[in-house]
Formats: sequence, C1' cells, structure tokens
RNA sequence: AUGGGCCAGCGGACGGUCGCGUCGCGGUGUCUCGACACACGCGCCGAGGAACGUCCGGGCUGCACAGAGGAGAACGGUGGGUAACGCCCACCCGGGGUAACCCGCGAGAAAGUGCAACAGAGAGCAGACCGCCUCGCUCGGCAACGGGCGCGGUAAGGGUGAAAGGGUGGUGUAAGAGACCACCAGCGUUCGUGGCGACACGGGCGGCUAGGUAAACCUCGUUCGCAGCAAGGCCAGACAGAAGACGUUGACGCUCCUCGCCGAGUCUUCGGGUAGGCCGCUAGAACCCGUCAGUAAUGGUGGGUCGAGAGAGAUGACCGUACUAAGACAGGACCCGGCGUAUAGCUGGCCCAUUCCC
Repeated sequence: AUGGGCCAGCGGACGGUCGCGUCGCGGUGUCUCGACACACGCGCCGAGGAACGUCCGGGCUGCACAGAGGAGAACGGUGGGUAACGCCCACCCGGGGUAACCCGCGAGAAAGUGCAACAGAGAGCAGACCGCCUCGCUCGGCAACGGGCGCGGUAAGGGUGAAAGGGUGGUGUAAGAGACCACCAGCGUUCGUGGCGACACGGGCGGCUAGGUAAACCUCGUUCGCAGCAAGGCCAGACAGAAGACGUUGACGCUCCUCGCCGAGUCUUCGGGUAGGCCGCUAGAACCCGUCAGUAAUGGUGGGUCGAGAGAGAUGACCGUACUAAGACAGGACCCGGCGUAUAGCUGGCCCAUUCCC
C1' cells in the first nucleotide's frame, strides 16, 4: 500500500426566535376557604438503536393443596454467567478457509417402526448377471482341450450405482473367503498421562468389521401452574329483577385422572343500570466514571446523576456557528433482560495474508 476477518460508536451538537405537553412556583377569577378554571408569566424536563416483530425469559397483579401420575411443549457437547432464558462467555468435537475467523436444531441408528428415484443379482441383516472350481451325462477330437445340459461350492476378479458388508500384501484352497497371518484404519475393552469436564495423547488385549437418515416417528436426559395493566384496586353515581335446571351439587382459570381443600349456593335464558374520576404509572435486577477479581461473560466496591409518563394521546418550523457526515430505518403507553428484522451517510480499533522500503 492492497485485499480480507472481527468488534464498537454516531445517526446530531451549541446559540437565538416563535410554537406544543406534563409538573412546580407565582398571578387572575369563582367560591361552600376545600377546591376548580385559565388566549397569563417564570422555571426543570420532553422518544430509539432498534421504540419495529410480539419471538423467548422475568418483575408485578389476581387465582391456585399436592402428586418425577397421563398427555403436551421447549431445550440437547462440557464448564461458567445471569433474577431467568431457547440468551451471553469460554472451551471440546466435526466441517469450510493459506490464515485471521466462520458454520453446527452437536444425546441415541446394536430397543423398535419408517424413508431413499433409476440402474443393478442384490441397498437390512441381503445377493449370483458375466465369471472361477468340482462332480455326473453327452458331442467333437489320436491327445491336450473345447462346447452343451444338470447337481454342488464360491463372492477374491469384472459389471451396475452416490453408496455393494474394511484396505494392502501373503499363507492356504478344487476354486475362493479374516478361514488364518503381518501391517494399517475403524470399533469394543482396559491401563497410564494431562484436564473441573466434554475430550486429547500414548500403551496392551480382542478378527469384532451390521451403511445413510431422528430440522422422520421414536427412545433417553433436563425444564415448564394459569391468566394478564383491557392485570388488579379505591371513590362517586345509577338501576329491576324474572323464569328454569341441579341440590354437599358446584368452584379450584391447558386437558384428563388420583387425591386434597373450600363449600350453600352454582349454572342457563330473558331483561335493566353504569362506561365518570383517582391509583396502578415510572427511583429502577437503573445509568455514568474510577478501582479490584476473572481469559471472558460478569461480579464486588467507592463516588456521582435522576433523564416523557401522555390519556383520542404532546416535542414542530426558521436563522446562525463549528464539524468529516447526520437526508436512512423509523416514534413510547406497566417496566426490565435478550433474540430476530430494517438502516442513507460517517468514524474508530484490533487481527490475518501478499508486496515494497528502512
């Protein structure tokens, strides 16, 4: 210098003018001196990195007795973090890449059931098409040998296929074959070393050599109560109850069962009233800076800050200055921790490879 890999940040700031909203103070008016109203004045504050998706996990509120019961759902290498998780960090194994790094629905195929076109003899526990060998019969031939039919042995050679029941070399055999042997690969088992562990490396024994697929059904292990701020409370106000069924019924908010607890009411139909105000509602598993521990995620600790709480739902316009750019994606509604998706433009850091110079 070029190319690549990974991580992070901004997406506006400052000043001025006008305008909008909650809250606080003041002022004006009404009045039952409590409160209410406001073309008023001043002041603090006023959308996001994803506020989007509603995909997970919680806090909170209400209900709920328990049961590794049945069913259902989620996750799935090991260890750690966290309030928790399907999230995050580190490592292991497998695959890709020269590498930095990236990817993985990562337990089990010898418990069972399925699925895999065509070709091929045969694709789950198989298989004999072309071959090779032996025996019997028969034809040709002096013989060697060759052809045909039949019974039997074989899977080493050839062929089909993405894949054909370990590989190479030998012994052996009528011809062959892990039938046997040496070496190698895989698998099983055992021991040693290292590691918390998943695993890694190495030694011994064993002839055991039965593919793929579980993001197919299934098996195994771990976890899981339900509903949701339209949850749930308080105040004010208004109305009108009637009929039927059941009778220790019934309720216990995924479904069923067992069991438990409560229990005089429960359920269905028709009809009437209310939809107002306040709380919940923003001081938090919060954020920023320093420091300690840790590979890291994260945790401890010291100091500092208080960032919209609307309620049909507010934040816009103009001017100027600096800057490298701010024009994209896009706006709260109980609140947090994550993941996924979208994103104009700009900036910073670390690492890998190649080339050149000192």